[in-house]
Context: one part of a larger RNA
RNA sequence: GAACGAACGCUGGCGGCAGGCCUCAUACAUGCAAGUCGAGCGGUCCUUCGGGACAGCGGCGAACGGGUUAGUAACGCGUGGGAACGUGCCCUUUAGUACGGAAUAGCCAUUGGAAACGAUGAUUAAUACCGUAUACGCCCCAAGGGGGAAAGAUUUAUCGCUAAAGGAUCGGCCCGCGUUAGAUUAGGUAGUUGGUAGGGUAACGGCCUACCAAGCCUACGAUCUAUAGCUGGUUUGAGAGGAUGAUCAGCAACACUGGGACUGAGACACGGCCCAGACUCCUACGGGAGGCUGCAGCAGGGAAUAUUGUGCGAUGAGCGAAAGCUUAACACAGCGACACCGCGUGUGGGAUGACGGUUCUAGGAUUGUAAACCACUUUCAGGAGGGAAGAAAAUGACGGUACCUCCACAAGAAGACCCGGCCAACUAUGUGCCAGCAGCCGCGGUAAUACAUAGGGGUCAAGCGUUGUCC
Numbered sequence: 001g002a003a004c005g006a007a008c009g010c011u012g013g014c015g016g017c018a019g020g021c022c023u024c025a026u027a028c029a030u031g032c033a034a035g036u037c038g039a040g041c042g043g044u045c046c047u048u049c050g051g052g053a054c055a056g057c058g059g060c061g062a063a064c065g066g067g068u069u070a071g072u073a074a075c076g077c078g079u080g081g082g083a084a085c086g087u088g089c090c091c092u093u094u095a096g097u098a099c100g101g102a103a104u105a106g107c108c109a110u111u112g113g114a115a116a117c118g119a120u121g122a123u124u125a126a127u128a129c130c131g132u133a134u135a136c137g138c139c140c141c142a143a144g145g146g147g148g149a150a151a152g153a154u155u156u157a158u159c160g161c162u163a164a165a166g167g168a169u170c171g172g173c174c175c176g177c178g179u180u181a182g183a184u185u186a187g188g189u190a191g192u193u194g195g196u197a198g199g200g201u202a203a204c205g206g207c208c209u210a211c212c213a214a215g216c217c218u219a220c221g222a223u224c225u226a227u228a229g230c231u232g233g234u235u236u237g238a239g240a241g242g243a244u245g246a247u248c249a250g251c252a253a254c255a256c257u258g259g260g261a262c263u264g265a266g267a268c269a270c271g272g273c274c275c276a277g278a279c280u281c282c283u284a285c286g287g288g289a290g291g292c293u294g295c296a297g298c299a300g301g302g303a304a305u306a307u308u309g310u311g312c313g314a315u316g317a318g319c320g321a322a323a324g325c326u327u328a329a330c331a332c333a334g335c336g337a338c339a340c341c342g343c344g345u346g347u348g349g350g351a352u353g354a355c356g357g358u359u360c361u362a363g364g365a366u367u368g369u370a371a372a373c374c375a376c377u378u379u380c381a382g383g384a385g386g387g388a389a390g391a392a393a394a395u396g397a398c399g400g401u402a403c404c405u406c407c408a409c410a411a412g413a414a415g416a417c418c419c420g421g422c423c424a425a426c427u428a429u430g431u432g433c434c435a436g437c438a439g440c441c442g443c444g445g446u447a448a449u450a451c452a453u454a455g456g457g458g459u460c461a462a463g464c465g466u467u468g469u470c471c
Stems, first nucleotide, its partner, number of pairs: 001471001003469002006467005013343004020335001021301001026299001028297001030296003035060003040057002043054004067254003076179007085171002090167008098132004108121005138147003152159002180226003187217003192214008229251004233244004256277005279290004307333001309332003315329001316327004346376004356367004380412001382407005390398001415460005420441003426455005436443002
């Protein structure tokens, strides 16, 4: 000198644009954050008889989006390759969509419990479940053969369903190279290393099991310990390099702590389930409920970080044939000079060089064209009127916002730090190694340009200084 997610002190007019718990991955009151489909189904209720609302069964979604960085030194990430895989919705193509059956929720009745939540009986539907038939292609095979599917809705146009092949997308897996420090960590390893056989998986594989062999890694640093999410980037620097990984984007991991699977195309699942633990809450003491590292908000911690706001109008997502519904994603508004950028706080004239202040060699000098005074202008702020684009048919939270026109008045708008040298800017008074200053050198013990105050000056300026961190 540059930078900052900064903090602190003094000060503070406006706008634009970005960013705002870096600390306790601490504990959380309250509200909201994932629904949707009646054009899958039987019902119940309402009805203007057109239709509408609703719990349940069923479908799709809830594996996305949003948060955080605890763990992780790892094929986690980055980069370049690879073969033994899966892929709902989407696209292309081929073939089909036939005949039957048994239940169950809801509703009703009885009934248990404080509650959470149930139990029994009777009964009913489906795009829920099951069987049979059929099979170009599909799977298995000892090549003879064997196995396996479907669902309809509405009413004339579609949307679906089943099987198979291909594509696209997304994902799982493997490998080369790169990826912090410590040797005051030198040996580590028994499913360990390899083989055979089998199991398992969507898939390769000690992934798992049995048996066999005794291997495998390591001073080119194994193992252990400490620290850490990685990257695109950011910052600094002429560069090389150093430091860093907030916001935005990609990947990973996590969701009270630990473990587990279920469902599903996809999870071992933040707002799903089960078990154990800690904690909190309810209880009729028998038993139950919960998980903000979603958005707001609260307590605590801290030098320190915002509203329990508006709206689905736009973009996107889910569902739906659609109308549409939902969406704390998102779009906006609020708060704070936290950063960057822009603008303003007036302009021109004006010497009796006024008053006052300071200083003085007492003449003067300086503050200083500064003020007063005269003339002018009105950005911004203020008042009044008009008033968007953003929206493809409708629909605008923002917002009567941006912007435009008019009006009045210089009117409402300047401070901070510094003045010994480095380093731009000096005098007076007070103090007297005291009080104090200080980044370094150093100032202060009676003439202090270095402390304190005043006048004057210098530098930046809605900021200015200090502190911290990094180059």